[in-house]
Context: one part of a larger RNA
């Protein structure tokens, strides 16, 4: 220079009360304003305790601070079913032997790793200051083990099937959700209107189980034979014959059950505290219909096109060696079992990546109402904020 520039989005604050040494900023109440395909909610990645409670204000916070993602202390993450491992493989990595190379090392078979993919199973309500598909209540399901009963050719690292897949387009059936009506509870006061009326609040309920619908796919069953499937096969494939016209597979949703349960506006009791608020029991109404309607489900479907659109395991089946009074397999039922790791919190952000509490960047899901073709626009609900001078 200079008490100058600046104090990081022009979404906005004002009043009352409280605490306190001190209040524009903290807490409570009231009003106002802003976002609302987001500035709401839930995850992945990443962070790693930032979460909750008590105490505190040196430093950090572009000001103050009683406040804080700051300091100190204590507490907090509960799983057979959510995600990962104990399963499988892709790109790719490593790679016994092997090949190559002065060496270091490179390539690569059998293998072995490797999810962003495939593969068993859980929902609703309640609860904490902080966790919940994890705890509690209620109702379920899956896997493997053992017992019992009935029936019985079982057996794999091998064979076959399945798993198993592209783009685009169109139609139908549904549901979530929305809207309206009905119903239940309550109110109608102080001027005008209003009683066959009007205002406010509520009208919520899953997985599972039963039976299999709208729709979609395929012919199916039996017998004989057989150069293929590296051996075998009753399996798959090839060939022939017979029977059969609705048979079978798949499949949302609805309905019933689950539920004599839960939830539920509200009513009333007790305790703490008493302006008001917090906690614990108890009782508990209505809980229906119409309409609209998805980008969600049926649909990994159907139609169509050429550029012709993963693999392996799980699963089903077939036999080989072998075992066949055993072991094993199928069905039903009962009993008991189910390991390890993650789980707090932030996640369009003051907690991640940007040296900062930085107007930048950051994948997925849900995404109400009015207007509207619309996830545009403007207003708004739930919810969240007024961007730390």
């Nucleotide at each position: 220079g200079a008490g100058u520039a600046a104090c990081g989005a022009u979404a906005a604050u004002g009043g009352g009360g409280g605490u306190g040494a001190a209040a524009a900023a903290c807490c409570c109440c009231c009003a106002c304003g802003c976002c609302g395909a987001a500035a709401a909610c839930c995850c992945a990645a990443g962070g790693u305790u930032u979460c909750c409670u008590g105490c505190g204000c040196a430093a950090c916070g572009c000001u103050a601070a009683u406040c804080g993602a700051c300091g100190c202390a204590g507490g907090g993450u509960u799983a057979g079913u959510c995600g990962g491992c104990a399963c499988c493989u892709a790109a790719g990595g490593c790679g016994a032997g092997g090949c190559c190379g002065a060496a270091a090392g490179g390539c690569g078979u059998a293998g072995u790793c490797g999810a962003u993919g495939g593969a068993a199973a859980a929902c609703a309500g309640g609860u904490u200051a902080a966790u919940a598909u994890u705890c509690c209540u209620g109702u379920a399901c899956c896997g493997g083990a053992g017992g019992u009963a009935a029936c019985u050719g079982c057996g794999a690292u091998g064979g076959g099937g399945u798993g198993a897949c592209g783009g685009a387009g169109a139609a139908g059936g549904c549901u979530a959700g929305g809207u309206c009506a009905g119903c239940u509870g309550u109110c109608u006061g102080u001027u005008g209107g209003a009683a066959u009326a009007g205002g406010c609040a509520g009208u919520u309920u899953a997985a599972g189980c039963g039976a299999g619908u709208a729709g979609g796919g395929a012919g199916u069953g039996g017998a004989a034979u057989u150069a293929g499937g590296c051996a075998a096969a009753u399996c798959c494939g090839g060939u022939u014959c017979c029977a059969u016209a609705a048979u079978u597979c798949u499949g949302a949703g609805a309905c019933g059950u689950g539920a004599u349960g839960a939830c539920g506006a509200g009513u009333g009791u007790c305790c703490c505290c008493u302006u008001g608020g917090g906690g614990a029991g108890a009782c508990g109404a209505a809980g229906u219909g119409a309409u609209u309607g998805a980008u969600g489900c049926c649909c990994u479907g159907c139609u169509u096109c050429c550029a012709a659109g993963a693999a392996a395991a799980a699963c089903c089946u077939c036999u080989a060696a072998g075992c066949u009074u055993c072991a094993g397999g199928u069905u039903a039922u009962c009993u008991g079992c189910g390991g390890c790791c993650g789980u707090a919190c932030c996640c369009u952000a003051a907690a991640c990546c940007g040296a900062c509490a930085c107007a930048g960047g950051u994948g997925g899901g849900u995404g109400g109402g009015a207007u509207g073709a619309g996830a545009a626009u403007u207003c708004u609900a739930a919810g969240g904020c007024g961007c730390u001078u």